[in-house]
């Protein structure tokens, strides 16, 4: 240059014939404990990289660009 995945919560990763974005960890509050931690109960958090098409509706489909990672010259 050329070609593929990938890009969702603070972190790691769900989520598809297109139809209310979830989980585990972590954070914060409580119970418990001399007091910590665990533990148990309740809370917390998203411009699905970014633009712009299709559609009643897009995290899912198309186009573009930006990052990452791997291939090929």
């Nucleotide at each position: 240059g050329c070609c593929g995945a990938c890009g969702u919560a603070g972190u790691u990763c769900a989520a598809u014939u297109g139809g209310c974005a979830g989980a585990a960890c972590g954070c914060c509050u409580g119970u418990c404990u001399u007091g910590u931690a665990a533990a148990c109960a309740g809370g917390u958090g998203g411009u699905u990289a970014a633009c712009g098409g299709u559609u009643c509706g897009a995290u899912u489909c198309c186009g573009u660009u930006c990052g990452u990672c791997g291939g090929c010259u």
About this RNA
Predicted 3D model of a 73-nucleotide RNA (transfer RNA) from a Chloroflexota bacterium. Its Rfam family is "tRNA". The family's RNA type in Rfam is transfer RNA. RNAcentral holds the sequence, with entries from ENA. Its mean pLDDT, the model's own confidence on a scale to 100, is 81.